A computed fold for a 1458-nucleotide RNA from an uncultured bacterium, annotated as small-subunit ribosomal RNA.
RNA sequence: GAUGAACGCUAGCUACAGGCUUAACACAUGCAAGUCGAGGGGCAUCGGGUGAGGGCUUUUGCCAUCACGCCGGCGACCGGCGCACGGGUGAGUAACGCGUAUCCAACCUGCCCAUGGCUGGGGGAUAACCUUGCGAAAGCAAGCCUAAUACCCCAUGGUCUCCUUCCAGGGCAUCCCGGCGGGAGUAAAGGAGCGAUCCGGCGAUGGAUGGGGAUGCGUCCGAUUAGCUUGCCGGUGGGGUGACGGCCCACCGGGGCGACGAUCGGUAGGGGUUCUGAGAGGAAGGUCCCCCACACUGGAACUGAGACACGGUCCAGACUCCUACGGGAGGCAGCAGUGAGGAAUAUUGGUCAAUGGGCGCGAGCCUGAACCAGCCAAGUAGCGUGCAGGAGGACGGCCCUAUGGGUUGUAAACUGCUUUUGCGCGGGGAUAACUUCCGCCACGUGUGGCGGCUUGCAGGUACCGCGUGAAUAAGGACCGGCUAAUUCCGUGCCAGCAGCCGCGGUAAUACGGAAGGUCCGGGCGUUAUCCGGAUUCAUUGGGUUUAAAGGGAGCGUAGGCCGCGCGUCAAGCGUGCCGUGAAAUGCCGUGGCUCAACCAUGGCACCGCGGCGCGAACUGUCGCGCUUGAGUGGGCUCGAGGCAGGCGGAAUUCGUGGUGUAGCGGUGAAAUGCUUAGAUAUCACGAGGAACCCCGAUUGCGAAGGCAGCCUGCCAGCGCCGCACUGACGCUGAAGCUCGAAGGCGUGGGUAUCGAACAGGAUUAGAUACCCUGGUAGUCCACGCGGUAAACGAUGGACGCUCGCCGUGGGUCCUAUAUGGUUCCGUGGCCAAGCGAAAGCGUUAAGCGUCCCACCUGGGGAGUACGCCGGCAACGGUGAAACUCAAAGGAAUUGACGGGGGCCCGCACAAGCGGAGGAACAUGUGGUUUAAUUCGAUGAUACGCGAGGAACCUUACCCGGGCUUGAACUCGGCGGGAAGGAGGCGGAGACGCCGACGCCCCCUCGGGGGCCCGCCGGGAGGUGCUGCAUGGUUGUCGUCAGCUCGUGCCGUGAGGUGUCGGCUUAAGUGCCAUAACGAGCGCAACCCCCCUCCACGGUUGCCAUCGGGUGACGCCGGGCACUCCGUGGACACUGCCGCCGCAAGGUGCGAGGAAGGCGGGGAUGACGUCAAAUCAGCACGGCCCUUACGUCCGGGGCUACACACGUGUUACAAUGGCCGGCACAGCGAGCCGGUCAGCGGCGACGCCGAUCCAAUCCUGAAAACCGGCCUCAGUUCGGACUGGGGUCUGCAACCCGACCCCACGAAGCUGGAUUCGCUAGUAAUCGCGCAUCAGCCAUGGCGCGGUGAAUACGUUCCCGGGCCUUGUACACACCGCCCGUCAAGCCAUGAAAGCCGGGGGUACCUGAAGUGCGUAGCCGAGAGGGUCGCCCUAGGGUAAGACCGGUGAUUGGGGCUA
Repeated sequence: GAUGAACGCUAGCUACAGGCUUAACACAUGCAAGUCGAGGGGCAUCGGGUGAGGGCUUUUGCCAUCACGCCGGCGACCGGCGCACGGGUGAGUAACGCGUAUCCAACCUGCCCAUGGCUGGGGGAUAACCUUGCGAAAGCAAGCCUAAUACCCCAUGGUCUCCUUCCAGGGCAUCCCGGCGGGAGUAAAGGAGCGAUCCGGCGAUGGAUGGGGAUGCGUCCGAUUAGCUUGCCGGUGGGGUGACGGCCCACCGGGGCGACGAUCGGUAGGGGUUCUGAGAGGAAGGUCCCCCACACUGGAACUGAGACACGGUCCAGACUCCUACGGGAGGCAGCAGUGAGGAAUAUUGGUCAAUGGGCGCGAGCCUGAACCAGCCAAGUAGCGUGCAGGAGGACGGCCCUAUGGGUUGUAAACUGCUUUUGCGCGGGGAUAACUUCCGCCACGUGUGGCGGCUUGCAGGUACCGCGUGAAUAAGGACCGGCUAAUUCCGUGCCAGCAGCCGCGGUAAUACGGAAGGUCCGGGCGUUAUCCGGAUUCAUUGGGUUUAAAGGGAGCGUAGGCCGCGCGUCAAGCGUGCCGUGAAAUGCCGUGGCUCAACCAUGGCACCGCGGCGCGAACUGUCGCGCUUGAGUGGGCUCGAGGCAGGCGGAAUUCGUGGUGUAGCGGUGAAAUGCUUAGAUAUCACGAGGAACCCCGAUUGCGAAGGCAGCCUGCCAGCGCCGCACUGACGCUGAAGCUCGAAGGCGUGGGUAUCGAACAGGAUUAGAUACCCUGGUAGUCCACGCGGUAAACGAUGGACGCUCGCCGUGGGUCCUAUAUGGUUCCGUGGCCAAGCGAAAGCGUUAAGCGUCCCACCUGGGGAGUACGCCGGCAACGGUGAAACUCAAAGGAAUUGACGGGGGCCCGCACAAGCGGAGGAACAUGUGGUUUAAUUCGAUGAUACGCGAGGAACCUUACCCGGGCUUGAACUCGGCGGGAAGGAGGCGGAGACGCCGACGCCCCCUCGGGGGCCCGCCGGGAGGUGCUGCAUGGUUGUCGUCAGCUCGUGCCGUGAGGUGUCGGCUUAAGUGCCAUAACGAGCGCAACCCCCCUCCACGGUUGCCAUCGGGUGACGCCGGGCACUCCGUGGACACUGCCGCCGCAAGGUGCGAGGAAGGCGGGGAUGACGUCAAAUCAGCACGGCCCUUACGUCCGGGGCUACACACGUGUUACAAUGGCCGGCACAGCGAGCCGGUCAGCGGCGACGCCGAUCCAAUCCUGAAAACCGGCCUCAGUUCGGACUGGGGUCUGCAACCCGACCCCACGAAGCUGGAUUCGCUAGUAAUCGCGCAUCAGCCAUGGCGCGGUGAAUACGUUCCCGGGCCUUGUACACACCGCCCGUCAAGCCAUGAAAGCCGGGGGUACCUGAAGUGCGUAGCCGAGAGGGUCGCCCUAGGGUAAGACCGGUGAUUGGGGCUA
């Protein structure tokens, strides 16, 4: 895009066209084929007439009855014509059925036309009617009478038919046509009219129309249908027919068809045309037209011009109906209609007015053909549902960044206008109408013209006018991408959507609703089907190295294709013409319905087929020639080419003997095994089988498989040389035949080694494996079978053409010896062009061309099933479908990963020191508990974390008591009051009540302002949820050396290059190289601290010099040299030297220097990763709560405790503990504070005085060192726990503080698997300070200094990381992906004892009707009939077997599902 559609929602009008696609299922009822009285006998019915009698009436007359066929007519009957058309359907049919083109010299044809001819005489019946009989009916029988255009006989007869003599002509054959004769045979009907005349009848020839037959070509799928056929094929003779024919029959022959697809199976009416498509093509065959077939199913004939007959007959069958049970009737696939089936398809309508048909002289009759109407959006076309104006851009709705805006939207309202349509009224026989009949005229006597009468179903319709009034009329689908159109709410992997991809798990443009939008519009969507897109079956117009696809290889049949020259024919081919290609349809023009659709008409087209000419390039035919393709002879070589025979040595194993002794063997390590009965090892000899080291190679040969010791024989082949010959002999190759590794099979032999199966030993969770020890088949030979493979170059064969370079094997030639050149054939590597999706290929093509074969068409199912073929078997060949998936795949890219590789780092390992894991305690966490034990953090990267201070507070949790504009903040209004507030009462408190006192600022004196209280209102408040909506901040990889950009270049592209490579570095640090050149974020440096020096400054610091002073002290004057403090600067840069290196740089117990190769430490964290952490620090979107999820208060809880884990502290002791003595820091804080002196207390601390707002005071540190005691002990170690007594902070130490003293004195004697930190002023060890803080559960955190080690061979291994490279089926990226069994559910399918069904065939039996044939007795004058029989056959029965399908306990695999 399309449709004979259906379904959903919706629906105003008109025109035209369409309407059982399913059950060729069954049918009630009505109608669909009759007509002719001018063929006939007649008269049941109707009308008229005549007559008879009757009734009524005054008559004309009227009513009824009867008679007469006299007239009009006419039921039934005889007869003629029609009923074979028209109408329906698509079952069957794969066929000369259909289409197209031919042929019939092999045919028929009623009615119609033309021509010429004929129409004489006679006869006997029969139906109706009547009578009788049978039957329920349908119907039937008998007897009597009768007519014809019914039937029969005789006659006549030609240009008819048949036979035949002769003659002429024609044809492609059989033959045909014509003429002169002879012989035989065959015709007829009448009717109407007064008549003229008209209508008929018969035979003949010709025509027209219709039909019959024959042939070429075309006409679906299946080869898992490969062979079919016995009247089959042909002949002779006959029968039959309208006619040919094997159509039928007898005989003779043995043919015919088939890979160019016979036969069989499935499906199907065919065509004109229709839909689609650029076309080629594909699909379809409804309506209309042509042909065919069929008429309940099957068979058969009759009649007839025509039938094997839809509304005829006979028979058989099934079904339905009637029945008196004896018998009968019926056939909607005609029009309506009914039931059924179905998703689904209409009225039991009108009319013969028109068109057409039948009959008729005609009028006319009949006509469900036809024309109309009805129903149905079921299609196409046309029209309408209004038009113009109208912004306060109204109200309402919806949305947003919400004092405002956007959108719906000029849309509405409102104003003006119009009136198709609708409704009402009226007009409108206009048109389609002619015919017939009558009259007149013309001529050719049946045609035309004119006039008149008559004829309309639709229909009072189309159409026209008037009135009325915007009045009567809009929806459907969609809005994630494809695809045009987006927001809000609801929902929360639910409900649902979905054509494909896919949406939905709390912000869904995808679900549902709404608003808005988009598309189409009397429709819009959905479903189904076809074509297109799909060059995705490729003729136009595809492919096969790796995506699906080259047969394992050769020979070769058919077939296809084929070199050069000349000639020939004209089949193909081209062109001109002729015929045909029905109409409709299509296209173009014109015209008719108001337009259009539709219709009419003219032209074109109909791409086809046939014929007649012409042409001769190409293909083809035939002929002649040629040599270059191909082949042959000759010469020279080459090779693991094949077959057969012979020979050889080494090695393994075995046997015998010798030597010899305890092991051998085997592995990652072992064990099984062998061995003192002497193995292994070693020597000699022997046996046997198999395979041939080195040479050996990217080597050679072969068609492929494949071929390797040496020699010989036989066979075959390639290559080269270019002397001769043949003369296209060629290429390919479906079938077919042959060869065909390994393994396998059969028979026989052989068996040394190796070695499936098997056994044992190991390994392992297991180990029916990998490893080891054995070992059968096999491995070898002969003969046979089998026929596969990653049979690979994953690349079929042949030929020609198309730049080069470098090897190598074989031959030839040249110059003459060289590492040379030429040429041909092989075999390799690298490349230009070109090709390719790329990888790559590239004269050995995957390039450019020609020819032939084979093969492919998404993945799975499946190379499976079934069938067939082959095979001894194993198995091979051929080779599906259901079902299922939205992919499967190729090449390349970037990552990530690897029990891949290379290079390199890091306390990563190793080396070392000290710890953790065991104990007690502290602290955090899990768990458990609880009214609550608030919340968060959870591998590394949570767990002394948020906590740098939980008794109340904090506090978010729990219980209880209160408040509701609220505890805090802000705005507005109203009222009151300065604010404030000692104190009192109730209460656990919050809170409530009372309350002395107090009297702000400005001022125009009206008032205003600040503050407070109350009431009302607008905001509030929430540590409620979402860190997966977010900002900010943080952890981690990782202080790792990386991450990128611009331009250029390369690539179809993803992307690459740069950033790779070499060297170097802590470093993508630098150097070199380089299709890259530069640049950015990182690294480094710049910043801070420490170390050295200098300058400046000099108090609170310092004291060398001068002076003073003390018991003593920088105590004082003074000084600023030193230390120190502070500020500013200097210094270090591989700068210098040696060595190495191109350089960068490295290296040296080098020099110098306080410091040396980054001097030490800090701050500093690239692109990014982990949906990492945090909504409870803060901020913030959305959601949720609102007398509560807010807020205040009291109390409790966060401190619980069978357990488990992390982080710590203290220890287990003698490198120690205790006591005494004695020395040396730095950071830093401090007035609600730090302290000192004195006094009291054992002490925590208290009292009192003093000092420090700090280089001034606090400020004497501890370990160390010296001396003493302890002597290895659960202790003079260790200090938990507990008892008692105190101190301090604080409103308050019960839950639940720290400290002090006395007493008590637990576990613990160095810690399993495992695990952590640290490379130097580091670890270890020792103390000091600070933050938070009333106090403190701090053993934590952050700092400070004191003392002060050990070790690093090295980078194999563990962990993490960087760069390069490689593989990849991974890409939420190895914590990936993914395979198979099993378990469960669902689905389709194979097999299966059987069971059931179907179509077609075969054999036998039976065999209706009917044609044909035969037939004594019977009937008939005869013709003939009848009877009986025979042949054939539908149907029925029986039987066997094949095929197809369904089903089937059970069974096999397959697919899908977390």
The RNAcentral record of the sequence draws on ENA, Greengenes and SILVA.